The RNA shown here (transfer RNA) has 72 nucleotides and comes from a Candidatus Uhrbacteria bacterium. Model confidence (mean pLDDT): 81 of 100. It matches the Rfam family "tRNA". It is annotated as a transfer RNA. The sequence was found in a public genome assembly.
RNA sequence: GGCCCCAUCGUCUAACGGUUAGGACAUCAGGUUUUCAUCCUGGAAAUCCGGGUUCGAUUCCCGGUGGGGUCA
Numbered sequence: 001g002g003c004c005c006c007a008u009c010g011u012c013u014a015a016c017g018g019u020u021a022g023g024a025c026a027u028c029a030g031g032u033u034u035u036c037a038u039c040c041u042g043g044a045a046a047u048c049c050g051g052g053u054u055c056g057a058u059u060c061c062c063g064g065u066g067g068g069g070u071c072a
Base pairs, nucleotide, nucleotide: 001071002070003069004068005067006066007065010025011024012023013022018055027043028042029041030040031039048064049063050062051061052060
């Protein structure tokens, strides 16, 4: 350099073009406990960037950025 794949809460991971963007762990608050842990309830927290298509884009298209694989 060519080709292919990936990018979503702090981490991992879901999401027919119409979702309150869900779940687990973690975190915070409360409950339980003499305390801690466990357990229970609740909260906060995310779509890599710029365009395009569409009534509507996390999803489809183009470009960029970053990461991975492969060939040389």